[in-house]
RNA sequence: GUAGGACAUCGGCAAACCCGGGGAAAUCCGGCGACGCAAAGCUAUAGGGACUGUAAAAUGUCAGCCAGCUGCAAUC
Numbered sequence: 001g002u003a004g005g006a007c008a009u010c011g012g013c014a015a016a017c018c019c020g021g022g023g024a025a026a027u028c029c030g031g032c033g034a035c036g037c038a039a040a041g042c043u044a045u046a047g048g049g050a051c052u053g054u055a056a057a058a059u060g061u062c063a064g065c066c067a068g069c070u071g072c073a074a075u076c
Base pairs, nucleotide, nucleotide: 003075012037013036018031019030020029021028022027035064041069042068043067047066048065049062050061051060
């Protein structure tokens, strides 16, 4: 440097419930807690999709749906 995706060492993240707060809602933040994750790291006016909302309409929301970008152990 390339490949690779493990029976993951040291470690990392943290679903639901509950509590407090923001928001019309989707949902977000903090605490608690682990369902899971080898990218559950980043990206939402830019590819698809979903949700809320509306008479119609996203410049609203979701990256733990796919996707894009970056990175990573043993081993070679």